[in-house]
c-di-GMP-I riboswitch aptamer from a soil metagenome, 74 nucleotides, folded computationally.
Of the family's consensus pairs, 95% are formed in the model.
It matches the Rfam family "c-di-GMP-I riboswitch aptamer". About the family: GEMM was predicted in a large-scale screen for bacterial structured RNA regulatory elements.
The sequence is in RNAcentral, with records from MGnify.
RNA sequence: AAAAGGCAAACCUGCGGCAACGCAGGGGCGCAAAGCCAGGGGCCCCUCUCAGGAGGGGCGGCCCAGCUGCCGAA
Repeated sequence: AAAAGGCAAACCUGCGGCAACGCAGGGGCGCAAAGCCAGGGGCCCCUCUCAGGAGGGGCGGCCCAGCUGCCGAA
């Protein structure tokens, strides 16, 4: 490289959540870490506010760091 296998965006349906969003089913845009992890940055939501900010939460398919890892010709 090829082949096998894996994951699953938007959108739809159901359920949960104030929300960001999550889970399940359908779906398949893409992904070689689109496996794990909220430590740093970023984005988003909610509450409070003396309007400076503070607190709580969401996103790992935004980037970095950390941990682990499948096949594999010439």